[in-house]
RNA sequence: GCCACCCUAGCUCAGUGGUAGAGCAACCGCCUCGUAAGCGGUAGGUCGACGGUUCAAAUCCGUCGGGUGGCU
Numbered sequence: 001g002c003c004a005c006c007c008u009a010g011c012u013c014a015g016u017g018g019u020a021g022a023g024c025a026a027c028c029g030c031c032u033c034g035u036a037a038g039c040g041g042u043a044g045g046u047c048g049a050c051g052g053u054u055c056a057a058a059u060c061c062g063u064c065g066g067g068u069g070g071c072u
Base pairs, nucleotide, nucleotide: 001071002070003069004068005067006066007065010024011023012022013021018055026042027041028040029039030038048064049063050062051061052060
């Protein structure tokens, strides 16, 4: 220098055009003599940034930023 992939909740990830979700973690409650485990609930995200397409974009397109891998 060229190519491909990834970026979504504190962490690991799903969601591939039509109101953003799960597990773990956190918090509250139940249970227990107490703790852990278990059970129920709550909160937490301008979906990396900026543009474009569309009635509608996390999702499609472009540029940029960050990361991983490959080629030279």
Molecule: transfer RNA
Organism: Deinococcus sp.